[in-house]
A computed fold for a 401-nucleotide RNA from uncultured Qipengyuania sp., annotated as Bacterial RNase P class A. The model forms 95% of the base pairs in the Rfam consensus. Lineage of the source: Bacteria > Pseudomonadati > Sphingomonadales > Erythrobacteraceae > Qipengyuania. The sequence is in RNAcentral, with records from MGnify. The prediction has a mean pLDDT of 77.
RNA sequence: AGGGGGCCGGGCAGCCGCGGGUGCUCGCAUCCGAGGAAAGUCCGGGCUCCACGAAGCAAGGGUGGCGGGUAACGCCCGCCCGGCGAAAGCCGAGGGAAAGUGCCACAGAGAGCAUACCGCCGAUGGCCUCUUCGGAGGAUCAGGCAAGGGUGAAAGGGUGCGGUAAGAGCGCACCGGGACUUCGGCAACGCGGUCCGCAUGGCAAACCCCACCCGGAGCAAGGCCGAAUAGGGGCGGCGCGUCUCCGCGCAAGCGGGGGCAGGGGUGUUUCGCCCCGACCGCCCGGGUUGGCUGCUCGAGCCAUGGAGCGAUCCAUGGCCCAGACGAAUGGCUGCCGCCGCGCGGCUGAUGUCCUUCGGGGCAUAUCGCACGCGGGACAGAACCCGGCUUACAGGCCCCCU
Numbered sequence: 001a002g003g004g005g006g007c008c009g010g011g012c013a014g015c016c017g018c019g020g021g022u023g024c025u026c027g028c029a030u031c032c033g034a035g036g037a038a039a040g041u042c043c044g045g046g047c048u049c050c051a052c053g054a055a056g057c058a059a060g061g062g063u064g065g066c067g068g069g070u071a072a073c074g075c076c077c078g079c080c081c082g083g084c085g086a087a088a089g090c091c092g093a094g095g096g097a098a099a100g101u102g103c104c105a106c107a108g109a110g111a112g113c114a115u116a117c118c119g120c121c122g123a124u125g126g127c128c129u130c131u132u133c134g135g136a137g138g139a140u141c142a143g144g145c146a147a148g149g150g151u152g153a154a155a156g157g158g159u160g161c162g163g164u165a166a167g168a169g170c171g172c173a174c175c176g177g178g179a180c181u182u183c184g185g186c187a188a189c190g191c192g193g194u195c196c197g198c199a200u201g202g203c204a205a206a207c208c209c210c211a212c213c214c215g216g217a218g219c220a221a222g223g224c225c226g227a228a229u230a231g232g233g234g235c236g237g238c239g240c241g242u243c244u245c246c247g248c249g250c251a252a253g254c255g256g257g258g259g260c261a262g263g264g265g266u267g268u269u270u271c272g273c274c275c276c277g278a279c280c281g282c283c284c285g286g287g288u289u290g291g292c293u294g295c296u297c298g299a300g301c302c303a304u305g306g307a308g309c310g311a312u313c314c315a316u317g318g319c320c321c322a323g324a325c326g327a328a329u330g331g332c333u334g335c336c337g338c339c340g341c342g343c344g345g346c347u348g349a350u351g352u353c354c355u356u357c358g359g360g361g362c363a364u365a366u367c368g369c370a371c372g373c374g375g376g377a378c379a380g381a382a383c384c385c386g387g388c389u390u391a392c393a394g395g396c397c398c399c400c401u
C1' cells in the first nucleotide's frame, strides 16, 4: 500500500418523570423497559382464518453449476467452472442455442446454410507486342482467391512452417473444438489416451424446452363480552282495516287530505258530535363505539465440553430479557471517557546551540500534560422468528498478500 473477517457504537452517580409485571397494609415497595439495523417490507417460516378428498393435469409465478446446512428459503458453508488481479482476493440470473420460432440496431460489399468494396493472382481460355516458332513479355475481358486492408459487439477456429499463379485445414506441428474412453472425485468436474481437418456464431433478465418448488389472505388474522341509543326480524296481547286524491321519490315507500268500515266516549239515541289507528311485553340477529384476549418463554440467550474444514449440530449447567395502542423507553446536573480545533500556555519529552558541567537560551513539525471551545452518527419496537438489502459520526481487534 492492497485485501478479508469480527466487534463497539458512550460509562457511573444524583434528582425529576413515563410504560409494564409482582407483592401487600392500596399508595408505597421491588423488578424490568429499543436496535444493529427496531428501517425497506424484498424472500422464507411459525401462528390464525377461509377454500379444498388425495394424487395427477392445466394455468400463473418462482428457482437454476455440484455437494452440504436449515423448520424453510432466492439465505449460509465448502467445492467446481469462467472472468479480473502480481498476489491476498473479488465478481458471475452459472441448465438447454445441431428441438423449434424470433431478433442481431448503426456501420458495412456481406449478419446466417453469408459476402467480395479496396485488394492479391491471372496458372487456364481469349486479346496485344516480339519471336530463333520452343516460347517470352504486357494489359486484365472471362475467371480464380479470401491472405492483407476496411465495417462492426460479432465476418464460417488461432499461430507458425510448407505449399501455390495467388490463396485456402490444401498438407503438417502446437493450441482450440467435437465424439468415444482409462483413471481420480459422492458430484459439478479434472488429468490423460484414441479418432475426426473440424461450415453450423450471439441473444433464453425474447418466446420456448427441461428439472424442481408454490392454495389464498393476513394480528385491522382470529376468539370472547356487552351498557345506552336508533334501526331490522319474529311471536303474543289486539278493532288496528279498506278505497281514493295530492306532494316528494327511478322505485320501494314516506307525508298529508277525504270517504267507507271498526273500536271507545258522549248527547236531545234508526241520528249527530269528539277521539283513536297506536301502544305494550318477550325473544333473535347485525352495526357504531368500547373492553378483554391473541401478546410474548422463544427454531430464545449465556457459559462449558464434544463432532465437523465450515455453515451448523449434540450434550450439560445457568438465566428470564419491552409488551405500549392518543402508542412508554425521557429530561436536567456533576464526574469520567472519546474525537476535532488552538498566531495560545507548561517545558515534560524531542531537536539544536552555549557552558564555569551546576545549568541556561532558542524552536514546536511530532509526542505528552493542563486549560478553553466545539462535536458525539444512522435511527426508534407494534404478533413473533430466520435471512437479504439499505443507512451509519467515531473507534477497536484479528488474519492474509
Stems, first nucleotide, its partner, number of pairs: 001401008010336007018033007035378001039389002042387005047218004060214005065079005080094001081092004095209002100207002102203003117149002119145003124142002127138004157175006176198001177196005183190002222293004232284006241260008262276006300319008338375005345369002348367002350363005